[in-house]
Order: sequence, then structure tokens, then C1' cells
RNA sequence: UGCUCAUCGAGAGGGACAGAGGGAACGGCCCUGUGAAGUCCCGGCAACCGACCGCGAGCCUCCUCCCACCCCCGUGGGUAGGUCGCGGAAACGAGUGAGUGAGGCCCCGUCGAGCGCUUGCGCGAAGACGGGCGCCGAGCGAGCGAGUUCGUGCCGAAGGCACGUGCAGGUGCUAAUUCCGGCCCGGCGCGAGAGACGCGCCCGGGGAAGAUGAGGA
Repeated sequence: UGCUCAUCGAGAGGGACAGAGGGAACGGCCCUGUGAAGUCCCGGCAACCGACCGCGAGCCUCCUCCCACCCCCGUGGGUAGGUCGCGGAAACGAGUGAGUGAGGCCCCGUCGAGCGCUUGCGCGAAGACGGGCGCCGAGCGAGCGAGUUCGUGCCGAAGGCACGUGCAGGUGCUAAUUCCGGCCCGGCGCGAGAGACGCGCCCGGGGAAGAUGAGGA
């Protein structure tokens, strides 16, 4: 620098130096001499990766341990180890949905009954074959998943909240939803306003861009 995946409405600030900007970019709107960026010190938040603890039992048996045959070798097994998934380690699940895709259509080329004439060229129906990052598409469908039921703990009148540990590890973050918006679809309101159009909305969904982590180039 670019690629893939996940997440982005939660959370968490004081001091010192410094001295005018900052919130990625653009527009808006904010923050800022009651001190911006930046640097340093001391805190904090969260839980992406790692570590540890635990649960399950989908896959495996090289190694450790255990059991059985049979003491060794060997064989078979376990929840023993690894691996995988998970932290209620449970069940159900609206919906969404990568991908796959029966079949249909379109286009191009070759052939094609034949036709035309300037007689070796042109045209060419049905259909056949080959091709196209072509279009539509039933069905299947990994994954994600609001929510519901039940369980445990706490506070309770109803009901509500929580549901591994914050680790001398690696990052990250610590004004405002990524501060909001830009593009597409939908909803609502306004405009004489049914349609079309325009504007607005701290309305919903998707996308773009960006940020952070993890992986790989």
C1' cells in the first nucleotide's frame, strides 16, 4: 500500500510542556485562549487476538494418563489427550441470506432445406453444434439471526438486571451514534398537492467512505 472477515446507538480523564487549531476528506454542525493539535506522566474503559478456568462431544488417536484383554508387546476403548465449537456452555426460531441452480430467453459463430445473381460469392427458415464473466429464474441452501421458552444469581409489588476471569501478554479506545449528511429503496410531513416534482424528518433498510482488530499478500 492494497485484499478478506468481524465490529462500529455501550463504555472510559486528570496533570505537565506547548501555544492555534481540531472533529479523515467535502458540506453542515460542533469543540477550542475556562487552552486545539502534538509530546510526556499517571489513571480508566472494553474484551478483537493471546493466556488461564470451565462446558459440550462433531472429528481424530502421534503423544500423556486411565480401563479391559494379558505382565511386556499388541489390540480395543475413554471423555485421557489433541482438535473443533462454546461460556445459559440449553431448546425452538420469524426473517435475512453468500453460494448453488432445474429450466427458460437473448446475442454471436459454424452448419443448414433452399433462394439470388455478377458462377463463386451473397442471403438464409426450422433445427443441430460451439461460445458469452449475457439476462430471468423455481428449488436447495452454509452462515447470521430479532424474538420466545425454560435455567441460575441479584434486586423485587409488578417486573427488571446480569449470566467465564482483566490476566505483569499484543493492540485499540477514552466530546457529540463513525457528530450528522452526500448514493439507492421505503415511510411520514409540508408545498393548491391525487399523480409527477421539490423540500424537510434525532424515521427504517441497503450501499459508499472511514476507523479498529484478526488473517494473509